[in-house]
RNA sequence: CAAGUAGACUGGAUGUUCGCAAAUAGAAUUGGCUCUAUUUGAGGAAAGUCCGGGCUCCAUAGAGCAGAAUGCUGAAUAACAUUUAGCCAGAGUAAUCUGCGGGCUAGUGCAACAGAGAGUAAACCGCCUAUUUUUGGUAGGUAAGGGUGAAAGGGUGCGGUAAGAGCGCACCGGGUAUCUGGCAACAGAUAUUGCAAGGUAAACCCCAUUUGGAGCAAGACUAAAUAGGAGAAGGUUAAGGGCUGCUCGUCCAGCUUCUCGGGUUAGUCGCUUGAGACAGUAAGUAAUUACUGUCCUAGAUAGAUGAACAUCUUAAAAGACAGAACCCGGCUUACAGGUCUGCUUGUUUA
Numbered sequence: 001c002a003a004g005u006a007g008a009c010u011g012g013a014u015g016u017u018c019g020c021a022a023a024u025a026g027a028a029u030u031g032g033c034u035c036u037a038u039u040u041g042a043g044g045a046a047a048g049u050c051c052g053g054g055c056u057c058c059a060u061a062g063a064g065c066a067g068a069a070u071g072c073u074g075a076a077u078a079a080c081a082u083u084u085a086g087c088c089a090g091a092g093u094a095a096u097c098u099g100c101g102g103g104c105u106a107g108u109g110c111a112a113c114a115g116a117g118a119g120u121a122a123a124c125c126g127c128c129u130a131u132u133u134u135u136g137g138u139a140g141g142u143a144a145g146g147g148u149g150a151a152a153g154g155g156u157g158c159g160g161u162a163a164g165a166g167c168g169c170a171c172c173g174g175g176u177a178u179c180u181g182g183c184a185a186c187a188g189a190u191a192u193u194g195c196a197a198g199g200u201a202a203a204c205c206c207c208a209u210u211u212g213g214a215g216c217a218a219g220a221c222u223a224a225a226u227a228g229g230a231g232a233a234g235g236u237u238a239a240g241g242g243c244u245g246c247u248c249g250u251c252c253a254g255c256u257u258c259u260c261g262g263g264u265u266a267g268u269c270g271c272u273u274g275a276g277a278c279a280g281u282a283a284g285u286a287a288u289u290a291c292u293g294u295c296c297u298a299g300a301u302a303g304a305u306g307a308a309c310a311u312c313u314u315a316a317a318a319g320a321c322a323g324a325a326c327c328c329g330g331c332u333u334a335c336a337g338g339u340c341u342g343c344u345u346g347u348u349u350a
Base pairs, nucleotide, nucleotide: 001346002345003344004343005342006341007340008339009338010337012312013311014310015309016308017307018306020041021040022039023038024037025036026035027034043321047332048331050330051329052328053327054326055215056214057213058212062248063247064246065245067211068210069209070208071207072086073085074084075083076082087101088099089098090097091096102206103205107204108203109200110199124146125145126142127141128140129139130138131137132136154172155171156170157169158168159167173195174193175192176191177190178189179188180187181186219269220268221267222266229260230259231258232257233256234255240252241251242250243249276295277294278293279292280291281290282289283288
């Protein structure tokens, strides 16, 4: 200098004038509207609604089944399918990235076609022996070589054999046992064993762990209005209803079901002080935790958070993606321009 890889910041600031909303204080009014002053006023993703919770109600609180979710090990967290540190496998020269990461000897299923044969799975070509009517056929042996296929009875080599084969041996691989390191997943070492009964579970399934439901249009309060309306059927200690998809259980309970018709659909709260932000110290490899100090930063309700002018900035300036509606922790996706840091590889120079 180039390429790559992991991470972070910014994406305007100041002043003047005018305009909008909330809170606080004051004035006026005395029911309210209104006026003045001060302070504050969209995001890193507010997006997606993919996860997890806080909160509210069912509700006085349960058990089981079904269903659903996760799936190597240790930690963090309010919790999680998230994060962090490792193990194993795969990709990459590497930094690094990805994970469909328990079980196929519980069972069921699937693998078209091709091929002799696709799992209690095999003899098509070939090789060897014998025989014969001898360019051909028959009988027996074989699974080393070839073919088909995504996948074909562990791999390489040597010996052995009629020809071959773990048939035997060496090394590798698999199983078993012990030891060493590690909390563990796992890794390594030694010994022993000829050993193979395949693949696939993001196929059904089994195993382990976890798991009530509904959701701020949750829910609470206040005010107001109507026709305590009409008809039919059933019923009076058990019909019905709630929790709950089902069962048990438990609670409410004298009315229940159907048809026709009427009133209300207004206001206030919930609503922003938080599992909060920033800084420092300590512990930890880290995620993070604890302590100390400082700060208070939108709460609208047909929906506020803006406009103009001037100056500044390394250059440029509204021009990227884009707009709060109960809140928070993550994940995923989008992003013009600009800045910074760590690591890897290559080239060149000293």